The part of an RNA shown here (large-subunit ribosomal RNA, domain I) has 553 nucleotides and comes from Lawsonia intracellularis.
Context: one part of a larger RNA
RNA sequence: GGCAACAAGGUGGAUGCCUUGGCGCUGAGAGGCGAAGAAAGACGUGGUAAGCUGCGAUAAGCAUCGGGGAGGCGCUAAACAUCCUAUGAUCCGGUGAUGUCUGAAUGGGGAAACCCACUGGGAGUAAUGUCCCAGUAUCAUUGACUGAAUACAUAGGUCAAUGAAGCUAACCCAGGGAAGUGAAACAUCUCAGUACCUGGAGGAAAGGAAAUCAAAAGAGACUCCCGUAGUAGUGGCGAGCGAACCGGGAAGAGCCUAAACCAAACAGUUUCGACUGGUUGGGGUUGUAGGGCCGACAUACGUGAUUCUGGAGUAAGCAGGAGAAGAGAACUGGAAAGUUCCGCCAUAGAGAGUGAUAGCCUCGUAUCUGAACCUGAAAAAGACAUAGUCGGUACCUGAGUACUGCGAGGCACGUGUAACCUUGUGGGAAUCUGGGGGGCCCAUCCUCCAAGGCUAAGUACUCCUCAGCGACCGAUAGUGAACAAGUACCGUGAGGGAAAGGUGAAAAGAACCCCUGUAAGGGGAGUGAAAUAGAAUCUGAAACCAGUUGCCU
Numbered sequence: 001g002g003c004a005a006c007a008a009g010g011u012g013g014a015u016g017c018c019u020u021g022g023c024g025c026u027g028a029g030a031g032g033c034g035a036a037g038a039a040a041g042a043c044g045u046g047g048u049a050a051g052c053u054g055c056g057a058u059a060a061g062c063a064u065c066g067g068g069g070a071g072g073c074g075c076u077a078a079a080c081a082u083c084c085u086a087u088g089a090u091c092c093g094g095u096g097a098u099g100u101c102u103g104a105a106u107g108g109g110g111a112a113a114c115c116c117a118c119u120g121g122g123a124g125u126a127a128u129g130u131c132c133c134a135g136u137a138u139c140a141u142u143g144a145c146u147g148a149a150u151a152c153a154u155a156g157g158u159c160a161a162u163g164a165a166g167c168u169a170a171c172c173c174a175g176g177g178a179a180g181u182g183a184a185a186c187a188u189c190u191c192a193g194u195a196c197c198u199g200g201a202g203g204a205a206a207g208g209a210a211a212u213c214a215a216a217a218g219a220g221a222c223u224c225c226c227g228u229a230g231u232a233g234u235g236g237c238g239a240g241c242g243a244a245c246c247g248g249g250a251a252g253a254g255c256c257u258a259a260a261c262c263a264a265a266c267a268g269u270u271u272c273g274a275c276u277g278g279u280u281g282g283g284g285u286u287g288u289a290g291g292g293c294c295g296a297c298a299u300a301c302g303u304g305a306u307u308c309u310g311g312a313g314u315a316a317g318c319a320g321g322a323g324a325a326g327a328g329a330a331c332u333g334g335a336a337a338g339u340u341c342c343g344c345c346a347u348a349g350a351g352a353g354u355g356a357u358a359g360c361c362u363c364g365u366a367u368c369u370g371a372a373c374c375u376g377a378a379a380a381a382g383a384c385a386u387a388g389u390c391g392g393u394a395c396c397u398g399a400g401u402a403c404u405g406c407g408a409g410g411c412a413c414g415u416g417u418a419a420c421c422u423u424g425u426g427g428g429a430a431u432c433u434g435g436g437g438g439g440c441c442c443a444u445c446c447u448c449c450a451a452g453g454c455u456a457a458g459u460a461c462u463c464c465u466c467a468g469c470g471a472c473c474g475a476u477a478g479u480g481a482a483c484a485a486g487u488a489c490c491g492u493g494a495g496g497g498a499a500a501g502g503u504g505a506a507a508a509g510a511a512c513c514c515c516u517g518u519a520a521g522g523g524g525a526g527u528g529a530a531a532u533a534g535a536a537u538c539u540g541a542a543a544c545c546a547g548u549u550g551c552c553u
Stems, first nucleotide, its partner, number of pairs: 001552006009545002016538001017502002021473002023470007030462002032167002040102003043056003047080002050076003062096006071084002107116003117136007138164009171202001172200005182189001186236001212219002223250005233241002254454003257398001261282004266277004287432001289397003292393006302386003307383003316375002320369003326342001328341004343360002345349001351363003403427008413439001434449005489496002509537001512524004
């Protein structure tokens, strides 16, 4: 030096056990905040104060209304000091006050948290400087006052009132809109109307009461789910894309206008008869057509999402309160909740804690109960609104629209026989004896009524609150983050982004002595059930390091 075995170790931090934290769901709630200054921050703020939390020059707080009932002056984090508290503190909830500076940031500026003003009022000074309070941005709408070229006027200007702005997790609608990829290359195609950008809104949004489907029978707004069906189709007929009718469910709700006609005031025209125009009110709202006007007849059950009343400042929400039964005996043990024995409660034997495993020790649980202020429903009921029949007449029934040429897009449908929907551009109807559709087109037939609008529920989502659940994780897992984590650190920046949990039941955290240069480390002593539980602290694997023994060199 190597190899092998191994007592007891060192190092190391696997494993086991644990959980303050996560993950995924369920049921309720809430679904917004903001010029009354938000979200997000900066800087301050404590007797001593670094970080976190709270708060704002009234600064770990002030007032008040309730709850609560004995100890308190937040956490890391103990200590000293000072105080508060049955005249009810700390604490919990409601409502207020204060709320520096930045930030939409809004008096002007600006390299955010800074600089500099004006107007009015106040403090102070002999006076100026200084300080305090309030106001002073822009845009839109409305109104008032002014007011050019230019006479009336208009533009413009000034002032006032009201509103807007900015932020926000996902869901939703709209306007724009890729590429990597797939096609085993690639161009049509696909990815995909996805990602992303922009605008807008709500607690949902969108859609919605047939110019819809269907097929000889009929259905009867929309939305969502299941099937139809990976079917029919579409497709360099490649890769792929991919319906509908219809059936079954969830939910269920229908309405208002334009026009004809009538009336009013107003404006304009006027042959003074009236006409025209917009406004307002009545009327009217549909397809087996309906309505208007004229004539005749008749007149109320029901329905209603809006508004008002009502229920009702009620229910409920935002703190809470009461809450049964062993301080049982013996044994083991450091410790009893364990074992043996004897009781008890139970509308409570969910769960957690307590020195090991507790219905009866503690907190709870079942059950019952509760509110000053603040917020605040719903059904019933009422007000109110809302129908018609027959005959005649032919006045009305949404126009640069329907339709169409060209060019596009959307429809599962790539130009195809390509209907249907939307429309950039050119042309351009009819008026109920009318018009659209039924997948080129034509006919018969059937069906519906475009060119105005509104509409709950069923559906989607979860930044957030409360309650609960899990054949979810258990510290290299689970969030990146169980710990001073979006921290330390890296980057000019956009941005990237960690590691790091566990003494013990209780600090009882080792007085005192010894070794030593030592605040290192260790040996005694002491505490403790245990110190090989000693703070580098539960358990303490392996690699690795010495060590002992044997063999080889």

About this RNA: Rfam family: Bacterial large subunit ribosomal RNA. Its family is annotated with structural constituent of ribosome and ribosome in the Gene Ontology. Taxonomically the source falls in Lawsonia (Bacteria, Desulfovibrionia, Desulfovibrionales, Desulfovibrionaceae).